This is a predicted structure of a 74-nucleotide RNA (transfer RNA) from a Minisyncoccota bacterium.
It matches the Rfam family "tRNA". Rfam links the family to the GO term triplet codon-amino acid adaptor activity.
The coordinates come from a structure-prediction model, not an experiment, and the mean pLDDT is 81.
[in-house]
Formats: sequence, C1' cells, structure tokens
RNA sequence: GCGCGUAUAGCUCAAUCGGUUAGAGCAUCAAGCUUAUACCUUGAGGGUUCCAGGUUCGAGUCCUGGUAUGCGCA
Repeated sequence: GCGCGUAUAGCUCAAUCGGUUAGAGCAUCAAGCUUAUACCUUGAGGGUUCCAGGUUCGAGUCCUGGUAUGCGCA
C1' cells in the first nucleotide's frame, strides 16, 4: 500500500427485512434481609450507538469519507 472484519452503558455483549421508550449480564448506588458483613431479593442511576456528511416519513442498522483497532496479502 491492498483486501476482509470490529467500534453500542464503567466492563462483556444483544438489538429480526430500517419501525413505534436502544436492552441484558457483571459492576456501582439504595432499600429489604442480618447483631454486623457477605449471600440472596427488589429497585434506581448510567448511552451524542467511534467521528462527519448523505438517503429516508423514520437510521444502531443503508450509502460516502475519515479515525482507531484486529487478521490476511504484498
């Protein structure tokens, strides 16, 4: 340099053919339970879906360019 992937909550990951509030587990916090801690149960908070444009009534999803990163080829 070329090709093929990946980027979504603090972490690991879902999200159907583009559709009606973007979710789960762990973690954090609170309450219950306990003499107390832990375990367990319930609840809460936490998101510019990598960035910038485009298409569309509507984009995490499609298109273009870029950034970071992984693999392969040279």